[in-house]
Molecule: small-subunit ribosomal RNA
Organism: uncultured bacterium
RNA sequence: AUGCUUAACACAUGCAAGUCGAACGGCAGCAUUUUGAAAUAUACUUCGGUGUAUUCCAAAGAUGGCGAGUGGCGGACGGGUGAGUAAUGCAUAAGAAUCUACCUAUUAGUUGGGGAUAGCCUGUGGAAACGCAGGAUAAUACCGGAUGUGUUUUUAAAAUAAAUAUUUUAGAAAUAAAGGCGGCCUUUCGGGGCUGUCGCUAGUAGAUGAGCUUAUGUCAGAUUAGCUAGUUGGUGGGGUAAAGGCCUACCAAGGCGACGAUCUGUAGCUGUUCUGAGAGGAAGAUCAGCCACAUUGGGACUGAGACACGGCCCAGACUCCUACGGGAGGCAGCAGUGGGGAAUAUUGGACAAUGGGCGAAAGCCUGAUCCAGCAAUACCGCGUGUGUGAAGAAGGCCUGAGGGUUGUAAAGCACUUUCAGUUAGGAAGAAGGUAUUUAUUGGAUAAAGAUAAAUAUUUGACGUUACUGACAAAAGAAGCACCGGCUAACUCUGUGCCAGCAGCCGCGGUAAUACAGAGGGUGCAAGCGUUAAUCGGAAUUACUGGGCGUAAAGGGUGUGUAGGUGGUUGUAUAAGUCAGGUGUGAAAUCCCGUAGCUUAACUACGGAACUGCGCUUGAUACUGUACGACUAGAGUCUUGGAGAGGAUAGUGGAAUUUCCGGUGUAGCGGUGAAAUGCGUAGAUAUCGGAAGGAACACCAGAGGCGAAGGCGACUAUCUGGCCAAAGACUGACACUGAGACACGAAAGCGUGGGUAGCAAACAGGAUUAGAUACCCUGGUAGUCCACGCUGUAAACGAUGAGGACUAGCUGUUAGGCACUACGGUGCUUAGUAGCGCAGCUAACGCAUUAAGUUCUCCGCCUGGGGAGUACGGUCGCAAGAUUAAAACUCAAAGGAAUUGACGGGGGCCCGCACAAGCGGUGGAGCAUGUGGUUUAAUUCGAUGCAACGCGAAAAACCUUACCUACUCUUGACAUCCUGAGAAUCCAAAAGAGAUUUUGGAGUGCCGUAAGGAACUCAGAGACAGGUGCUGCAUGGCUGUCGUCAGCUCGUGUCGUGAGAUGUUGGGUUAAGUCCCGUAACGAGCGCAACCCCUAUACUUAGUUGCCAGCACGUAAUGGUGGGAACUCUAAGUAGACUGCUGGUGAUAAACCGGAGGAAGGUGGGGACGACGUCAAGUCAUCAUGGCCCUUACGAGUAGGGCUACACACGUGCUACAAUGGUCGGUACAAAGGGCAGCGAAGCCGAGAGGUGUAGCGAAUCCCAUCAAAGCCGAUCUUAGUCCGGAUUGAAGUCUGCAACUCGACUUCAUGAAGCUGGAAUCGCUAGUAAUCGUAGAUCAGCAUGCUACGGUGAAUACGUUCCCGGGCCUUGUACACACCGCCCGUCACGCCACGGGAGUGGGUUGUACCAGAAGUAGUUAGGCUAACCGCAAGGGGGCCGAUUACCACGGUGUGAUUCAUGACUGGGGUG
Repeated sequence: AUGCUUAACACAUGCAAGUCGAACGGCAGCAUUUUGAAAUAUACUUCGGUGUAUUCCAAAGAUGGCGAGUGGCGGACGGGUGAGUAAUGCAUAAGAAUCUACCUAUUAGUUGGGGAUAGCCUGUGGAAACGCAGGAUAAUACCGGAUGUGUUUUUAAAAUAAAUAUUUUAGAAAUAAAGGCGGCCUUUCGGGGCUGUCGCUAGUAGAUGAGCUUAUGUCAGAUUAGCUAGUUGGUGGGGUAAAGGCCUACCAAGGCGACGAUCUGUAGCUGUUCUGAGAGGAAGAUCAGCCACAUUGGGACUGAGACACGGCCCAGACUCCUACGGGAGGCAGCAGUGGGGAAUAUUGGACAAUGGGCGAAAGCCUGAUCCAGCAAUACCGCGUGUGUGAAGAAGGCCUGAGGGUUGUAAAGCACUUUCAGUUAGGAAGAAGGUAUUUAUUGGAUAAAGAUAAAUAUUUGACGUUACUGACAAAAGAAGCACCGGCUAACUCUGUGCCAGCAGCCGCGGUAAUACAGAGGGUGCAAGCGUUAAUCGGAAUUACUGGGCGUAAAGGGUGUGUAGGUGGUUGUAUAAGUCAGGUGUGAAAUCCCGUAGCUUAACUACGGAACUGCGCUUGAUACUGUACGACUAGAGUCUUGGAGAGGAUAGUGGAAUUUCCGGUGUAGCGGUGAAAUGCGUAGAUAUCGGAAGGAACACCAGAGGCGAAGGCGACUAUCUGGCCAAAGACUGACACUGAGACACGAAAGCGUGGGUAGCAAACAGGAUUAGAUACCCUGGUAGUCCACGCUGUAAACGAUGAGGACUAGCUGUUAGGCACUACGGUGCUUAGUAGCGCAGCUAACGCAUUAAGUUCUCCGCCUGGGGAGUACGGUCGCAAGAUUAAAACUCAAAGGAAUUGACGGGGGCCCGCACAAGCGGUGGAGCAUGUGGUUUAAUUCGAUGCAACGCGAAAAACCUUACCUACUCUUGACAUCCUGAGAAUCCAAAAGAGAUUUUGGAGUGCCGUAAGGAACUCAGAGACAGGUGCUGCAUGGCUGUCGUCAGCUCGUGUCGUGAGAUGUUGGGUUAAGUCCCGUAACGAGCGCAACCCCUAUACUUAGUUGCCAGCACGUAAUGGUGGGAACUCUAAGUAGACUGCUGGUGAUAAACCGGAGGAAGGUGGGGACGACGUCAAGUCAUCAUGGCCCUUACGAGUAGGGCUACACACGUGCUACAAUGGUCGGUACAAAGGGCAGCGAAGCCGAGAGGUGUAGCGAAUCCCAUCAAAGCCGAUCUUAGUCCGGAUUGAAGUCUGCAACUCGACUUCAUGAAGCUGGAAUCGCUAGUAAUCGUAGAUCAGCAUGCUACGGUGAAUACGUUCCCGGGCCUUGUACACACCGCCCGUCACGCCACGGGAGUGGGUUGUACCAGAAGUAGUUAGGCUAACCGCAAGGGGGCCGAUUACCACGGUGUGAUUCAUGACUGGGGUG
């Protein structure tokens, strides 16, 4: 400083408007005085009493004063609220036909009478409120009379004058008053006189306040377009303070409205406040001005002022009292209560100050006001300490375990004391009032009064005030939010898409800086954060300051009304415009300066400002207006020109179809293929004829015309527009265009025709999972004509119309001019196209036909959906069109371009990809792996290619991870500590074994002699251990695309940018390999090469290998001497590079061919795997984060299982046989392995094998005669076989503790399926496929698997259409988790809002009626009546009553509008 923003909802209680005795009669109550009586006390006493004091009683208005009353002034201010009001309001500026109490100034008066009445008294009614009757009385109450400066009305004259106006003069009529108080004098004590003052009356002028009028401004809705009968104006009359249809009678027919009337909704207006750079936008609390209201509605009275917040009357609702007859009330005054609400305070103090009412004044009243209380509600200021202090304490948190951080922070030491506390002092807010005195004035030389001064006295709610001193002690005083980005500030733990967070984006699914807690930090700070609201940012309604080709947005097109805008020039005017002056723009606020509270907030003073409006004086360029002139815009005339421009009538040929006739015969037709259909009753085909309708081939063009829609055979008629060239004429006649009017494809509708072809609907046939489609056969509306309607299209150039300006080049249509060597060339106008500069654009693109630069006008847009929908209106025969929302919902929707990916898009190219071939798989039996099933367990992993003879290069035990049972708990394994013992070995018993118990042997090494090292046992705890989980936490390793040719970078350049270029293009290659070109130039990772093996040769070396020649020897053998030639071994060289050559090619790169050569165009093979993809595989090789188990999820042992078996699949082996089987004979390898090994010869066995030991750690010996297919010969003769070998029986061998579950092999016997394999599918391009055997790893034993080796040794490739995969370029995309993508609609279910709906219930309102309280006005045959007149009767006047008009509430009927609700129903949104 601010504080009911909601219920103008209802209110208990108290207070908020009274005052004046100097207007009045008075006097209840209080006080004083006086008097009287009584009592008591006391003094005196003449003893009668008197005086004094006190108490009580009584009297007296005599005094101070005063309840109630009469009267005056004030209760119309102050205070509250914002319901109503969109104009009877407010703001600004003007105006004329008015009033104004109190106040100021001034003029003139203030005389003389009268009748009442309240209070009071008496009586009386009522419960009360409140009355009634009689009696008495006063006034500044009331009423006549006089006077009339004046005022009002009016008559006459004069002046001014357009005037009915104004002024002056003279006359007539009407019209006033009130006294009180003070002083002095006087008095018959009643009063009177003088004076002062306050009043009163009639005026004038002012001031103040109020009423009225005009202009301009003042919210939203057109899904409100017409409204209005007192309505607009006039005349007469009435009425008001005052102009006026304000009211009334008559007359006229006006008035308002797209510049938004009327209606509906909302709202008090303003100064100002908040925000904003401003322009604006939002608001109208406090303070100030105006308005309106006072329980709701109506009404008047009084009064200067009200139709009156704390007055009256009536009606309604509500509350209260009641004796039931009747009464009372109005907090939107201050407090306060209930209620409503998210929400807003004390039933406080004081009139001390400021102000108001009354009063002469003192004074009284004042919930106005000043203060205090409550609320961190806002703003401002202050405090919660200051300095020092490193052992960087403790504790907390983190940690890489070292430390870091909290942190000079704390503690400790030194100091200060604001604020709070205690105590003492202590301003200012006070001016005045009263009394006395003095001076001046006043007056009568007086007094009162007035003014000024002095003295004295007195007035403070706040208030325990502000402020100051003293005292004591760091003492009593810090929170809130945040820490993913925006946005300053980070870690740990918990949680595990849970709990939760969130303003937007978004976090959370086991390592969360985003949740929760903690530590730390950041920001503000007696506050902080949230919510709600406003402006800003938002140029996101764009006046300043936006847009409309594709993002939302150009009307389908024209004609044209209003409106807007408008060529050159002159004159006038001065409306707009500009300048000066002036009035106003209240104060406060904002701004500037100064000042006052210690500072500030706050306040005071001054200035500036208030961007506005009015008046006035000028200026005249521009705009406007008026008049005139002009010709460049526009138009008219003349001469020509092109054209599918329009309308009507007529004509033509080709073709289709149908009909008639001829010829002719079996099909036609149709399709991807067919069928329906037509045809022997003669089709199709073909010839001739006829009919009828519709459309007009070629010409034909990016061509022409038209406003658009649109227009195409020819002729005629009618008709619109356009262009060119010259002149002549009119003289701005122009442009645009809201409404309006006209035209307007196709489809559709109505009526009547017509109907050849085509053809929605429909039928049939196909296709298909289906096919209400695409294809086929038919076929009706319709298509055509006439007349009407509809009025829409991607009606598109997605680009409104008109004018001007701004490089060019090319084509074409229609004209013109000039030149021409007649071929053309140049210039120009109007169209129509392509490219392109500047410029523009988000980009794409546009670019003299603009989307460039500008001017004028119109239309339209403002996130997506809901929705071009609902309701309402208009139009339509209908279909529907047009105009056109909201609720709700989402955080996007959209444009252009980029990189990828994708396409049953395109181009080029490659690959055993297809094709051409060879051999397989799929069928059989068996082996092996997997799935499934089973099981106590069948351990685990691998799962499209890229799992499945895979991890596993060997599961009987072991392995082994699984199951069952029995055991152990510092442990089977590691380190540390203590004690004992060397270690170690042997034996016995129990047990399935692990294990347990017992006995015995044994004493080592080093040593300073204490002990130590290794090992064993026992004990305690730290710990061990885990093939437990997570490969989606990881490392490492691996697979795959793919040995595919790609993937990138630097600099430069281009692009707003993402990005592009390079890397694209022309060739070429196995290759982004190379060449050329090139805004690119270079480079890197990949390719290739370098490495290994192999093919040739040479050199060197020559054992264990070799043996040509020489020699020896053997049955035979390099066996031996010897040799170093050859083979070979293993080291080093050479060689191959398109090097040479012919051709092709751009003379390049390169390709094709050739020569030479062992090898020729990467000779063959291997190793080698770019950037990356698949959250690919592996936590069970290993390593490892986190989690989990710890007498068990660890460890040991025995047995079992991994070997199961209705089945399915993959990979293999063996076969089905004669290119073969069997038997016999016979030839030729390579590469390996070997000491717990290979194991020769010899002997035994039918064989597996046994025995045996020689040799060999291996170019020597062995496996190993080293092979097999092959070759030679014999036999089998097409058969389930002399094929095939499964299965089974028996007997054996070998390995091994041990072959039952569960090994391999041998022999004899048995002799299953199978006769070449469906759909489908695999491998391979040369020493390859196919076929044949050999060796090795693993391994005690156990390959049909795997790896390696050699032997024999083919066929085919035209070619790239297709399948699969891949590379490059290009294209489309609404995909980017990238086609295994995205996504549409119905249906089912839940929720939400909305529309329709028989209706129903409220609100508001129009209209026609009924009704009529109070009141006012009019009338009045009833009644009553003091003042005046009258001798009286009576009159005048008044009151009551009655009645008429107006009218509130209320009622009835009928409309409009709005809200709510409604069975059911419709679409929409969302999940």